[in-house]
Molecule: small-subunit ribosomal RNA
Organism: metagenome
RNA sequence: AGAGUUUGAUCCUGGCUCAGGAUGAACGCUAGCGGCAGGCCUAACACAUGCAAGUCGAGGGGUAAGGCUCUUUCGGGAGUACACGACCGGCGCACGGGUGAGUAACGCGUAUGCAACCUACCUUUAACUUAGGGAUAGCCCGAAGAAAUUCGGAUUAAUACCUUAUAAUAUUCCGAAGGGACAUCCCUUUGGUCUUAAAGCUCCGGCGGUUAAAGAUGGGCAUGCGUGACAUUAGUUUGUUGGUAAGGUAACGGCUUACCAAGACUACGAUGUCUAGGGGGUCUUAAAGGAUGGUCCCCCACACUGGUACUGAGACACGGACCAGACUCCUACGGGAGGCAGCAGUGAGGAAUAUUGCGCAAUGGACGAAAGUCUGACGCAGCCAUGCCGCGUGCAGGAUGACGGCCCUACGGGUUGUAAACUGCUUUUGUAUACCAAGAAACUACCGGACGUGUCCGGUAUUGACUCAUGUACGAAUAAGCAUCGGCUAACUCCGUGCCAGCAGCCGCGGUAAUACGGAGGAUGCAAGCGUUAUCCGGAUUUAUUAGGUUUAAAGGGUGUGUAGGCGGGAAAUUAAGUCAGUGGUGAAAUCCUACAGCUUAACUGUAGAACUGCCAUUGAUACUGGUUUCCUUGAGUACAGUUGAGGUAGGCGGAAUGUGUAAUGUAGCGGUGAAAUGCUUAGAUAUUACACAGAACACCGAUUGCGUAAGCAGCUUACUAAACCGUCACUGACGCUGAGGCACGAAAGCGUGGGGAGCGAACAGGAUUAGAUACCCUGGUAGUCCACGCCGUAAACGAUGAUUACUCGCUGUGUGCCCGUUAGGGUACGCGGCUGAGCGAAAGCAUUAAGUAAUCCACCUGGGAAGUACGUCGGCAACGAUGAAACUCAAAGGAAUUGACGGGGGCCCGCACGAGCGGUGGAGCAUGUGGUUUAAUUCGACGCAACGCGAAGAACCUUACCUGGAUUUGACAUCCCGGGAAUCCUAUCGAAAGACUGGAGUGCCCUUCGGGGAGCCCGGAGACAGGUGCUGCAUGGCUGUCGUCAGCUCGUGUCGUGAGAUGUUGGGUUAAGUCCCGCAACGAGCGCAACCCUUGUCUUUAGUUACCAUCAUUCAGUUGGGGACUCUAAAGAUACUGCCCCGGUCAACGGGGAGGAAGGUGGGGAUGACGUCAAGUCCUCAUGGCCUUUAUGUCCAGGGCUACACACGUGCUACAAUGGGCUGUACAAAGGGUCGCGAACCCGCGAGGGUAAGCCAAUCCCAAAAAGCAGUCCCAAGUUCGGAUUGGAGUCUGCAACUCGACUCCAUGAAGCUGGAAUCGCUAGUAAUCGCGGAUCAGCAUGCCGCGGUGAAUACGUUCCCGGGCCUUGUACACACCGCCCGUCACACCAUGAGAGUUGGUUGUACCAGAAGUCGUCGGGCUAACCUUUUUAAGGAUGCAGGCGCCUAAGGUAUGGCUGAUAAUUAGGGUGAAGUCGUAACAAGGUA
Repeated sequence: AGAGUUUGAUCCUGGCUCAGGAUGAACGCUAGCGGCAGGCCUAACACAUGCAAGUCGAGGGGUAAGGCUCUUUCGGGAGUACACGACCGGCGCACGGGUGAGUAACGCGUAUGCAACCUACCUUUAACUUAGGGAUAGCCCGAAGAAAUUCGGAUUAAUACCUUAUAAUAUUCCGAAGGGACAUCCCUUUGGUCUUAAAGCUCCGGCGGUUAAAGAUGGGCAUGCGUGACAUUAGUUUGUUGGUAAGGUAACGGCUUACCAAGACUACGAUGUCUAGGGGGUCUUAAAGGAUGGUCCCCCACACUGGUACUGAGACACGGACCAGACUCCUACGGGAGGCAGCAGUGAGGAAUAUUGCGCAAUGGACGAAAGUCUGACGCAGCCAUGCCGCGUGCAGGAUGACGGCCCUACGGGUUGUAAACUGCUUUUGUAUACCAAGAAACUACCGGACGUGUCCGGUAUUGACUCAUGUACGAAUAAGCAUCGGCUAACUCCGUGCCAGCAGCCGCGGUAAUACGGAGGAUGCAAGCGUUAUCCGGAUUUAUUAGGUUUAAAGGGUGUGUAGGCGGGAAAUUAAGUCAGUGGUGAAAUCCUACAGCUUAACUGUAGAACUGCCAUUGAUACUGGUUUCCUUGAGUACAGUUGAGGUAGGCGGAAUGUGUAAUGUAGCGGUGAAAUGCUUAGAUAUUACACAGAACACCGAUUGCGUAAGCAGCUUACUAAACCGUCACUGACGCUGAGGCACGAAAGCGUGGGGAGCGAACAGGAUUAGAUACCCUGGUAGUCCACGCCGUAAACGAUGAUUACUCGCUGUGUGCCCGUUAGGGUACGCGGCUGAGCGAAAGCAUUAAGUAAUCCACCUGGGAAGUACGUCGGCAACGAUGAAACUCAAAGGAAUUGACGGGGGCCCGCACGAGCGGUGGAGCAUGUGGUUUAAUUCGACGCAACGCGAAGAACCUUACCUGGAUUUGACAUCCCGGGAAUCCUAUCGAAAGACUGGAGUGCCCUUCGGGGAGCCCGGAGACAGGUGCUGCAUGGCUGUCGUCAGCUCGUGUCGUGAGAUGUUGGGUUAAGUCCCGCAACGAGCGCAACCCUUGUCUUUAGUUACCAUCAUUCAGUUGGGGACUCUAAAGAUACUGCCCCGGUCAACGGGGAGGAAGGUGGGGAUGACGUCAAGUCCUCAUGGCCUUUAUGUCCAGGGCUACACACGUGCUACAAUGGGCUGUACAAAGGGUCGCGAACCCGCGAGGGUAAGCCAAUCCCAAAAAGCAGUCCCAAGUUCGGAUUGGAGUCUGCAACUCGACUCCAUGAAGCUGGAAUCGCUAGUAAUCGCGGAUCAGCAUGCCGCGGUGAAUACGUUCCCGGGCCUUGUACACACCGCCCGUCACACCAUGAGAGUUGGUUGUACCAGAAGUCGUCGGGCUAACCUUUUUAAGGAUGCAGGCGCCUAAGGUAUGGCUGAUAAUUAGGGUGAAGUCGUAACAAGGUA
């Protein structure tokens, strides 16, 4: 510090996710040790048991227990300056410890104030500590009760209580003088008056007690500032705000009461609701920030829930009291007891958090004179890898690189791996044992000393709950796991699985070769831990103060006016609020940082420093901002003189058009459409003419114009009215800009009331279209459109661009003014446009009318969907508008541009693509292939073009892969090993054959040391292995089809662009062609095109046998001699190049015409197939990975099947006839094949063919007859002398064998069919059509296939349309690329949400009822020790108490509201789901933009 993820690729916007750190954690697997820390985050849920606050006998009366002494009748008793239960009394219990429920608050933090206060114990100072009295607990006696406890009587003490003396710097009241000052008032000095104190104990040293002043400590109160969310909480408040008086308090104060006034708070967020203890700090971060507040420290609050006070210096009190409530427990049912959010512990809850431990040795606390007692504070130990830190699990040597595992290209290699074994060494840790410190210094006791009488110093003695270190012995001995290995992200292979099981943080893996699942081997990372989950910060500049944006990605308010607020021109003076600097105080400690130090190191701890970026005070500075004052004119405004315009409002007027009415002319249609129909019309329409009426809109001018804030504004004219601009530079003197709320205006549609209504025209009706057509088209037509008044308040209200100000290159057009002018034009101001620089921008683009450079103010945005929805509120008559979420869901959604592809987009061009023609197919019969069906099997493959007379150039057996049956298992076939035998030939028996089995013959070749060995072949045996037309063409090679013989496909360098990419290859011409030329930021090049190759067409040369024959001779015959001329054959050449001429064209390429020529513009034909596409075809040609099979899915054999047959399709053949058929005669080819062959001629047969047989290994012989044609003749329009299927009979040939299942021949039979629906195919010249011939395969078997020649046409105006293709351009939401993408309803499942008659909780308010305890007030008839008076056994007074009443008030009750949660029949929309249904709305002109 970044990375992954939207796309075919790119740039951007933007979200999601990851890598880091952290935790009071939990879970999974694993676990050796130690140190230091931490440990109920949930139920402030309920708690058994024990402990957590007592102490003092030197305050008191005393003596229950114990010790000691004495005594005893052994029961006990007495004493004790030992000690002490209970009791009175003092101090403490308000600390320490726990928890975070409540609290959004002066609660906390920080800084101040108290002239408005208190403070026990402690310290200092001063003074005092007098004289009396009456009770009471305890003890004793008695009583009630289950108990808790309570009551009565008698008696008694105090540092308990009461009275009293004295007393002031205390208190009350009244003064005097001086001084100071915050608003009150305060300070100093001083006079008088009133009220109020005390306690004793003692070892005689002292310890206590009271008053006053001061200090210290701790607290109380008040104030400034800071300290959550929600405005879908906007108004709140009646003791409320203030005053006066009184009360109350330690103290100020509406704190309380009475009276008076009507205030107080609030958009700088009151009130309400929700959430939450706050801080120091902690985590993270570069910082700013964000999150957090466990442990430690400070503060606050609370103590079962609510209320209340008492005591006290201090509490409204965790281990106190009273009352109410809930809960638990005891009970004798009458009544009582309790409060772990102290330490342990239990239950419950929960993913989850420890021992009912030891000790007061240390530190601290309470009491005490002290010893000491108490102390779950604390110090320690126990449990837990919860975290941080440290250590160890050994070190060195050791290669046949062992065994084993795993992998591979597998006789071998790689890896695990120096790893192991083995040898040597060490001993942290461990086990055993021995031994030593420190935490301990005080207090206290004793001794000694100093000062001089209670302090200090020294010595000795005493006190340890718990824990270390060190030595020795033993022996590598006791000690390694977890996660990951597709990318991000370090680390790879095999097997298993087969969209299953599963993984996954994101992208995504898995459908038979998974580095992504599971296992294994190996590797990587960390390590006594490792992973996962959860949460926080970071990355995220993704809320942007530092530090973002708003034309199109989310985002500028519809426009104006204007309040608050924010910001604001020039000059001077003053002030010092902001600002800056210095100084002072504070910012607790701990923490963080730095340095040093202590534990062996570290964590941890200590000491010191720095820091704590803050707040307050004070002193100074004065540039800037602010305040105040004065001035200025340039911002702004005013005045005057002009100009401009569809600016606005109201009134009047006008013509054209349309419709209607009346009248007339006139007759059969009009109207409408793609085509029609509905509609109108003989009752006279449409058309034409005249007149009249109605409403609405204003042609031409008219424009790229003008005006207005926007919406918007258009005939002419009048009135009223607003604005802008220009000119003058006269006046005011910053009066300005922006503008949250507010107010006003605001298209169309819509609403209300009343008018109006010609045309147009939602709804509606009809007609069409259509599969449907609730649409598009047509005919009608209501609201509405128009007017007046009133609402609504929204639009793609758009420049998708807020307002204002300033600055920043140019060119050009135009509107309105003004100036100059040589009448060309120039200048200037304000508008409206176009183009183009810098700059900006993701790009497109913007560019003085900014989206540039800056400033001010406002508005708005923060992933997509859900959703501009729900709920709430406000507005509205309603429609609806404004404001405006969440659950849930996805990993994208989006912008701009690029390359393709596509378009019922455009332009240009080509092709038998259409058109023009000729002939077919589709109808019939048959042949053949396919589908389907059937079957034991009908083997398999091929499926639009580009499968279907295809693989198959030929299934009776074989082929053959299929079926049935019979056999076989190292095999039909290959290599190796062992044994035997030559090979081979003949043969009996069984069997369908395969095969089984019998007998016989027979011994070769090479080498030899003669024993034998070797090669080849056969038989038998063992195992390695063979074999598979079994699967996967979607694992592959090779080969092939197709687009397409279409003209395209690319590269290097350069240039342009952020980039994908572009350019070149586009453009203007031209071509069959990216063919060529010209132009051009391109210049070149490659694969394709063309050419080179073969064949054919013409000529020449050479060569003439088997070919040829003009001349010569000869013959039945080029038969023979001869010839080398011709034809022909087969070699080499020539020829054609737009070369020549004319015209056109750009001086080019090229095009048109012509000459010559056998051939003319590629002469005809063939071979030749760019980059690529279709996961196209083929594992059954072959090869091959993987999988499967191995007495079978291999191999052999026989028979069957591939030939089936209601049917459907493709491709063909033959026909339907007279351009024909039959018969007779007769003529002319080319190219092929032939020895297991072609087979002449002759003979036989009607014929297929048979017999005999010449020639030929072929320019020699044969197949071989070419056929259509030509000549002649018959048929005469019909199911025929057409057509030949089918069937019967008889045959021929091939072949082991023609039954299933061959071809052919003859005789007989003589079916369908009379030119073929929709539709569809081929062909542009030696072509179509037609005619025959040959070949491959092959024993035999073509109507198929591949070739050959004969005869030999028609038509092409042309490119609008169909199909396919090429180039350019355009749009795109497509990229699996239109066979694309994609929308909505409905049906089904699941999920969350809204509404819902209601039901049920929580919380909070209001009104009322009733009201415990308690304070306060009042009464106090009952009771009453201390004081007073009088008689004195008592009475009275005073006082106090019980009790009564009153105010207030908790829980409670009744009624009624607010807020909020759960739940509900039903219901609504939303989201997500597998290949459901219906349509096709959007994306292309998406087929109606």